[in-house]
RNA sequence: CCCGCGAAAAGGCAAAGCCUCCGAAAGGGGGCGGCGCAAAGCUAGAGGGCCUAACGGACGCGCGCCGUCACGGUGCGGCGUUCCACGGCAGCCAGUUGCCGAC
Numbered sequence: 001c002c003c004g005c006g007a008a009a010a011g012g013c014a015a016a017g018c019c020u021c022c023g024a025a026a027g028g029g030g031g032c033g034g035c036g037c038a039a040a041g042c043u044a045g046a047g048g049g050c051c052u053a054a055c056g057g058a059c060g061c062g063c064g065c066c067g068u069c070a071c072g073g074u075g076c077g078g079c080g081u082u083c084c085a086c087g088g089c090a091g092c093c094a095g096u097u098g099c100c101g102a103c
Base pairs, nucleotide, nucleotide: 012037013036017032018031019030020029021028022027035091041096042095043094047093048092049089050088051087056083057082058081059080060079061078062076063075064074065073066072067071
């Protein structure tokens, strides 16, 4: 000097919960709080994975209207199921940067 590990010191961040604001939600901002974290810093089209489903699509039901009244057509997001992210999560993995420097 470099690499690995993680003692000590100086500090840092901040879970759940509560209050409040934004959001359809997931989730995020601020305050209190402290479960914990050697990266619990940053990165969400560099990558994987996870969450939500407003808008929209499909199907079914309900209601209204029309008809040739067997039934068919049509309108209403009114209800339910399902699909969908350039909407989110990094304190899931990961990428990347970094403080100190005992054994």
Molecule: c-di-GMP-I riboswitch aptamer
Organism: Planctomycetota bacterium